Bacterial large signal recognition particle RNA from a Planctomycetota bacterium, 263 nucleotides, folded computationally. The organism belongs to Planctomycetota, within Bacteria.
[in-house]
RNA sequence: UCGUGCAGCCGGGGCGCUAGGGGUGCCCUGCACCGCAAAUCCCCUUCGGCGGGGUGAUGCCGACCCGAGGCCUUCGUCGUCAUCGAUGCCGAGCCGGCGGGCAGUGUCGAUGGCCAUGUCCCGUGCAACAGGGGACCGUGAACCUGGUCAGGUGGGGAACCAAGCAGCCAUAAGCGUGUUCCCCCUGUGUGCCGCGGGGUCGCGUGGCCGGAGCCAGCCACCGGGGAGGGUCGCUGGGGGCGGGGUCGACGGAAGGCGCACGG
Numbered sequence: 001u002c003g004u005g006c007a008g009c010c011g012g013g014g015c016g017c018u019a020g021g022g023g024u025g026c027c028c029u030g031c032a033c034c035g036c037a038a039a040u041c042c043c044c045u046u047c048g049g050c051g052g053g054g055u056g057a058u059g060c061c062g063a064c065c066c067g068a069g070g071c072c073u074u075c076g077u078c079g080u081c082a083u084c085g086a087u088g089c090c091g092a093g094c095c096g097g098c099g100g101g102c103a104g105u106g107u108c109g110a111u112g113g114c115c116a117u118g119u120c121c122c123g124u125g126c127a128a129c130a131g132g133g134g135a136c137c138g139u140g141a142a143c144c145u146g147g148u149c150a151g152g153u154g155g156g157g158a159a160c161c162a163a164g165c166a167g168c169c170a171u172a173a174g175c176g177u178g179u180u181c182c183c184c185c186u187g188u189g190u191g192c193c194g195c196g197g198g199g200u201c202g203c204g205u206g207g208c209c210g211g212a213g214c215c216a217g218c219c220a221c222c223g224g225g226g227a228g229g230g231u232c233g234c235u236g237g238g239g240g241c242g243g244g245g246u247c248g249a250c251g252g253a254a255g256g257c258g259c260a261c262g263g
Stems, first nucleotide, its partner, number of pairs: 001263006008055003011029005019045005033052004059257003064252002069247005075242004080237003084233004089229002094224004100219003104214002112209008120198006126191002128188007135179002137176003145170004153162003
C1' cells in the first nucleotide's frame, strides 16, 4: 500500500410511561437508509428488537464552550378568580315620615259633622228552578175481580133454573221519560223582587249643616333597611415576567480514530 472478514457508524434531546433501560406517544432541533410490531402498549435487563441494505473518514468517539427548548422551585413581583373576615366607604328596588316644588281636585262647595239607605248577618213572603206526592189522563187480570155471559155443561118430563170458559165492557194493585191548568211537601252557589229584626262606620249613593282647603302620584328632603359594589387583610386556585436549580438539540473550537488473515 492492496484484498477479504470483523468491531464501529447510518441522528440527537426534553417530557411522559416504567422497578429500571430503549422504542412507539407529545414537543424541540433541522434533514438524517429501507421494511415489520407497539398505549386495554412493544422489545428487553441494558443505552432498543427482528429482517435487509449502505458506509468506513465533507464520518465517528469521549470531555469543553455556547445555547433553542423542556422540567422542578414552601423564591420575588404584577394582574386575575374564589371562600372567609373587617369597614367613620358608595348604594338600586322597597318601607315609613314631611308637605318645599310640580301635577290632580275644590265656591258647579273641599276637609269635617249629622241623618237615611245599600253593601254584611238572621228569619220570612213571593217568584224561578229541581225532586217527590196528590189530582187528572192513558194502560192494566188464562183461573184465584165485577157485569153481561154466545157456544158448550149440569139439574128437571117440561116451563125453566144454576154454575160459568172465551169474547166484550168496567175496574184493583201496579205501570208511564204521560199532563203541568190545579193542590201539598222538600230543597237551592237562583232573584236589578218584598217584609221584619240585628250589626258596622270601612266604602258606595242621596240629603242637610258649614264655608276653604284636600290629596300624596312625581321630584326634593328626613329616617329605616339593605340586593349589589368599593377598599383592606388571611387563605387557596390559575396566569405573565424575573431569580435559582437541572437536562440539553443545533452550532463552535482543540484531541483521538482500530483488530485478524493473506498478497

Description
Rfam family: Bacterial large signal recognition particle RNA. The family is grouped with related families in Rfam's "SRP clan". From the family's description: The signal recognition particle (SRP) is a universally conserved ribonucleoprotein involved in the co-translational targeting of proteins to membranes. The family's RNA type in Rfam is non-coding RNA gene. The gene name in the source record is ffs. Its mean pLDDT, the model's own confidence on a scale to 100, is 77.